This is a predicted structure of an 83-nucleotide RNA (c-di-GMP-I riboswitch aptamer) from Peptococcaceae bacterium UBA5767. NCBI's taxonomy places the organism under Bacteria, Bacillota, Clostridia, Eubacteriales, Peptococcaceae. Rfam family: c-di-GMP-I riboswitch aptamer. Rfam describes the family as follows. GEMM was predicted in a large-scale screen for bacterial structured RNA regulatory elements. Rfam links the family to the GO term cyclic-di-GMP binding.
């Protein structure tokens, strides 16, 4: 230095779910609260996913993201070091 990850040290986050906000919704925040997680740190201008206020189609329904999600793949930086 590449790689890999322990019942190792420090230290971090924070799912479900409840209570407030916000928002058409999906979701997003603050408080609580731990499934879990070596990148659960960032990137939404790649893949995929959710979600349709509004727009397109006479209607039904459908289809479309300019909203969204990085705890789904990917991408990019990183703390520590036993085997």
């Nucleotide at each position: 230095g590449u790689a890999c990850g322990a019942c190792a040290a420090a230290g971090g986050c924070a799912a479900a779910c409840c209570c407030g906000g916000u928002g058409a919704a999906a979701g997003c925040u603050g408080g609580g609260g731990a499934c879990g997680c070596a990148a659960a740190g960032c990137c939404a201008a790649g893949g995929g996913c959710c979600u349709u206020c509004g727009c397109a189609c006479c209607a039904a329904g459908u289809g479309c993201a300019u909203g969204g999600c990085a705890g789904c793949c990917g991408g990019u930086u990183c703390c520590c070091g036993a085997a």
The coordinates come from a structure-prediction model, not an experiment, and the mean pLDDT is 88.